This is a predicted structure of a 71-nucleotide RNA (transfer RNA) from Asanoa ferruginea. Model confidence (mean pLDDT): 82 of 100. It matches the Rfam family "tRNA". Rfam classes the family as a transfer RNA. The sequence is in RNAcentral, with records from ENA.

RNA sequence: UCCCGGAUCGUCCAAUGGAAGGACAGCUGGUUCUGGCCCAGCAGAUCGAGGUUCGAGUCCUUGUCCGGGAG
Numbered sequence: 001u002c003c004c005g006g007a008u009c010g011u012c013c014a015a016u017g018g019a020a021g022g023a024c025a026g027c028u029g030g031u032u033c034u035g036g037c038c039c040a041g042c043a044g045a046u047c048g049a050g051g052u053u054c055g056a057g058u059c060c061u062u063g064u065c066c067g068g069g070a071g
Base pairs, nucleotide, nucleotide: 001070002069003068004067005066006065007064010024011023012022013021018054026042027041028040029039030038047063048062049061050060051059
């Protein structure tokens, strides 16, 4: 330098172009003599910039970063 793949709550993983969800972790409450376990609830994310579309996590362009490959 070129090619391929990837980037989503703190972490891991989902989401046919149509209201981004689950598990764990966190917080609050219940339960308990206290804590844990368990139960209920709450909060929390689409890498950046453009484009297409009535509508983009998803499609297109470009950038950044990570991984793999070629030279």